The prediction has a mean pLDDT of 86. Predicted 3D model of a 329-nucleotide part of an RNA (large-subunit ribosomal RNA, domain IV) from a soil metagenome. Rfam family: Bacterial large subunit ribosomal RNA. The full RNA is in RNAcentral, with records from SILVA.
Context: one part of a larger RNA
RNA sequence: CUAAAUGCGAGGGAACUCGGCAAAUUAGCCCCGUACCUUUGGUAUAAGGGGUGCCUGUUCUUCUAGCUUCGGUUAGGAGAGCAGGUCGCAGUGACAAAGGGGUCUCGACUGUUUAAUAAAAACACAGGAAGCCGCAAGAGCGAAAGCUUGUGAACGGCUUCUGAAUCCUGGCCAGUACAGGUACCUGAAACCUGGGUCCAACUGGGCUAAGGGCCUGCAAACGCCGGGAGUAACUCUGACUCUCUCAAGGUAGCCAAAUGCCUUGUCGGGUAAGUUCCGACGUGCAUGAAUGGAUCAACGAGGGCCCCACUGUCCCCGCGUAGUACCCG
Numbered sequence: 001c002u003a004a005a006u007g008c009g010a011g012g013g014a015a016c017u018c019g020g021c022a023a024a025u026u027a028g029c030c031c032c033g034u035a036c037c038u039u040u041g042g043u044a045u046a047a048g049g050g051g052u053g054c055c056u057g058u059u060c061u062u063c064u065a066g067c068u069u070c071g072g073u074u075a076g077g078a079g080a081g082c083a084g085g086u087c088g089c090a091g092u093g094a095c096a097a098a099g100g101g102g103u104c105u106c107g108a109c110u111g112u113u114u115a116a117u118a119a120a121a122a123c124a125c126a127g128g129a130a131g132c133c134g135c136a137a138g139a140g141c142g143a144a145a146g147c148u149u150g151u152g153a154a155c156g157g158c159u160u161c162u163g164a165a166u167c168c169u170g171g172c173c174a175g176u177a178c179a180g181g182u183a184c185c186u187g188a189a190a191c192c193u194g195g196g197u198c199c200a201a202c203u204g205g206g207c208u209a210a211g212g213g214c215c216u217g218c219a220a221a222c223g224c225c226g227g228g229a230g231u232a233a234c235u236c237u238g239a240c241u242c243u244c245u246c247a248a249g250g251u252a253g254c255c256a257a258a259u260g261c262c263u264u265g266u267c268g269g270g271u272a273a274g275u276u277c278c279g280a281c282g283u284g285c286a287u288g289a290a291u292g293g294a295u296c297a298a299c300g301a302g303g304g305c306c307c308c309a310c311u312g313u314c315c316c317c318g319c320g321u322a323g324u325a326c327c328c329g
Base pairs, nucleotide, nucleotide: 001323002322005321006320007319008318009317011315012314015313020310028052029051030050031049032048037042039164053086054085055084056083057082058081059080060079061078062077063076064075065074066073067072087091099308100307101306102305103304104303105302106300107299111123112122127162128161129160130159131158132157133156138149139148140147141146166294167293168292170225171224172223175222176221178217179216180215181214184213185212186211191206192205193204194203195202226244227243228242229241230240253287254284265281266280267279268278269277
């Protein structure tokens, strides 16, 4: 010194650090015991305790084989106890073998993914919703022939969004998209028919498809969801009133949030001390309902915070083993 080496450590015990990263702790089996919460399945090996070797004796269960008077008995094996003794610091003596708890967030879950820097909150998922399609269909590939879905037939196939369950999913069709309707208007060529010319060039009229105008529907289609004044017998606030304006003016919920600029918002909790964390508050720069809203047991090599245990992470470094290097030989 270590391209990945490893063991031990007084006292303290996360003071280290972005962060307990790394290491340490725990560990098998038997017995006792086990909270909140919950979708009643779980959570749960929750947590937290005790035991564990060997020797001797003895009780019971059971299996195999023999004998049997069918009650048992003999031999061997397996298992469960009880009692006494015994050794060590230590008995799952080595190996093997979970550290635990609380709370919040995201995603329901098992699963999938950037072969070689990302495993996740991303994708998928069961469930929910909408659209197209009656089959020589709808959708996709191909220049075509033809092929796939399809050995299929609406309890099916294709396309798109959302993403378990639970409680719910508000208002707006003015814009854009889509669909339907349409007396009327617009609407090209062809066709019909004029002017013009020797023929033309050129220049008119009529008829008309889709489409458009116009009308209607449709937001789990793309999307959108206001401002200014006054007002209650302290003050503050404003249930109430007025006014401008819009297609409609953000409902239920939720929040300084993975979303809040100001911002380390304010209050409470935790600490001696907390830009993080948790609980509240809400004129929310710029929350909000399948671009889903809220909640949520279980689950997670996801993310934040706290506590117990534990430790060379640290105070503060020391010693050993292995290898290498160096020195001497």